[in-house]
Context: one part of a larger RNA
RNA sequence: CGUAGGAUGCUUGACGGGGAGCUGACCCUAGUACGAGAGGAUCGGGUUGGGCGGACCUCUGGUGAGCCAGCUGUCUAUUCAUUAGGCAGGCUGGGUAACUAUGUCCGUAACGGAUAACCGCUGAAAGCAUCUAAGCGGGAAACCGACCCCAAGAUAAGGCAUCCCUGGAUUUAUCUACUCUUCGGAGUAGAUAAAUCCCUAAAGGGCCCUCGGAGACUACGAGGUUGAUAGGCCGGGAGUGUAAGCACCGUAAGGUGUUGAGCUGACCGGUACUAAUAGCCCGUGCGG
Numbered sequence: 001c002g003u004a005g006g007a008u009g010c011u012u013g014a015c016g017g018g019g020a021g022c023u024g025a026c027c028c029u030a031g032u033a034c035g036a037g038a039g040g041a042u043c044g045g046g047u048u049g050g051g052c053g054g055a056c057c058u059c060u061g062g063u064g065a066g067c068c069a070g071c072u073g074u075c076u077a078u079u080c081a082u083u084a085g086g087c088a089g090g091c092u093g094g095g096u097a098a099c100u101a102u103g104u105c106c107g108u109a110a111c112g113g114a115u116a117a118c119c120g121c122u123g124a125a126a127g128c129a130u131c132u133a134a135g136c137g138g139g140a141a142a143c144c145g146a147c148c149c150c151a152a153g154a155u156a157a158g159g160c161a162u163c164c165c166u167g168g169a170u171u172u173a174u175c176u177a178c179u180c181u182u183c184g185g186a187g188u189a190g191a192u193a194a195a196u197c198c199c200u201a202a203a204g205g206g207c208c209c210u211c212g213g214a215g216a217c218u219a220c221g222a223g224g225u226u227g228a229u230a231g232g233c234c235g236g237g238a239g240u241g242u243a244a245g246c247a248c249c250g251u252a253a254g255g256u257g258u259u260g261a262g263c264u265g266a267c268c269g270g271u272a273c274u275a276a277u278a279g280c281c282c283g284u285g286c287g288g
Base pairs, nucleotide, nucleotide: 001153005164006163007162008161009160010159011158016150017149018148019147022050023049024048025047026046027045028044034039051108052107053106054105055104056103060101061100062099063098067094068093069092070091071090073087074086075085076084077083111145112144113143118138119137120136121135165287167198168197169196170195171194172193173192174191175190176189177188178187179186180185199285204282205281206280207279208224209223210222211221212220229275230274231273232271233270234269235268236267238264239263240262245258246257247256248255249254
């Protein structure tokens, strides 16, 4: 820009596109058919793996640049104690959310159509024979569907539901009707097209702002006071693992009690305390 008014939401799915398409072993049938024996099935049914792919984080683990704890040396905070900070995250033990595989779940299935080689039925040319010449069946991981994803710029531009807009003046041109006419035309009314001015500015969208299991930017999604969008605060979860102070015990290092304490990033809820203020712009006036 188009999809002949403008929007919001939900959709259909095209002789439109893409993806997937793999395979082993074991058990039963059955030690059956077959075979002198040795050996040993087709067909059909079931179980369990490998490869590949998708999704996810309940479990098992990993990371988790500072969530908790422990530890050495040194420096800084005047000194002591305590505490805090720097020193490749100083070193070490754990670890929430999130991300993740080696973890978990699922798929790679069944079915239909038309076929290939091939196997057939009926059957002449050619009194026989012949799957073929007319006609009719069966038949593969390949083909067309079916399964998953995208998809109406599918210009044949689809469908459904809902929402929104019902002003005025002037000029020019054309057409129609009526009136007047000196037959050249003039006037009035209406319609259509174009243009100018005034009024109006919907539904909806955007700018802007708070953000996100969305993201390079953009886009997408959740919100913007009629509000839980983010921060704070409160409660819970989860993680660390018994803080500081005080008391008691011990000559002391230290131990015990208060105490599963104190601290705590992302998680789950609640709560307007803080910030999403105020506002502006686009989008028109019923569409042969």
Molecule: large-subunit ribosomal RNA, domain VI
Organism: Pseudomonadota bacterium